[in-house]
RNA sequence: GGUUGCAACAUCCCCGCAGGCUGGGCGAAGCAGAAGCUUCGCAGCGAGUCGGCUGCAGCC
Numbered sequence: 001g002g003u004u005g006c007a008a009c010a011u012c013c014c015c016g017c018a019g020g021c022u023g024g025g026c027g028a029a030g031c032a033g034a035a036g037c038u039u040c041g042c043a044g045c046g047a048g049u050c051g052g053c054u055g056c057a058g059c060c
Stems, first nucleotide, its partner, number of pairs: 001060007013046001014044001016053002019050004023045001025042007
């Protein structure tokens, strides 16, 4: 370096890093008779997914 499987490292466990997409949550504003809808914003969103990077282990 290639490839396969992973996240050891974590002040219980889970959680490597920064993003994209889908779908939720919360807040604000607007629309609507209502159910609800739209826009903007927020975050350990304990949801899914995509490729990139870091690290660990095996094989070549």
Molecule: nadA riboswitch
Organism: unclassified sequences